[in-house]
RNA sequence: CUCAUCAAGAGCUGGUUGAGGGAAUGGCCCUAUGAAACCGCAGCAACCAUUGUAAUGCGUAAGCCUUGCGAAACGGUGCUAAGUCCUGCGAGAAAUCGUGAGAUGAG
Numbered sequence: 001c002u003c004a005u006c007a008a009g010a011g012c013u014g015g016u017u018g019a020g021g022g023a024a025u026g027g028c029c030c031u032a033u034g035a036a037a038c039c040g041c042a043g044c045a046a047c048c049a050u051u052g053u054a055a056u057g058c059g060u061a062a063g064c065c066u067u068g069c070g071a072a073a074c075g076g077u078g079c080u081a082a083g084u085c086c087u088g089c090g091a092g093a094a095a096u097c098g099u100g101a102g103a104u105g106a107g
Base pairs, nucleotide, nucleotide: 001107002106003105004104005103006102011041012040014039015038016037020030021029022028026086027085042080043079044078047076048075050071051070052069053068054067055066057064058063084101088099089098090097091096
């Protein structure tokens, strides 16, 4: 930079430590009944990888591509207060839609 997803889900009565944290602005929250971080343990989740199946396409064939629906948490990531906590811009009476920013994954 490109693409996909983001209203669901899941934390401790453990250890170290000790004042911040929720991206940014403004709110509103969480926090000494212990923030953040690290460690431990527990859990959530099918993005990649794995696997079953159906259809399309390619191939002499083995097989492969794409898509749909499943399985699976052993592998690679991720996540476990609040809708991405709310909040930007445009359209709309509103619901909502589009878009930006951010997060995660794949390339």

RNAcentral holds the sequence, with entries from MGnify. SAM riboswitch aptamer (S box leader) from uncultured Phascolarctobacterium sp., 107 nucleotides, folded computationally. The source organism's lineage runs through Bacteria, Bacillota, Acidaminococcales, Acidaminococcaceae and Phascolarctobacterium.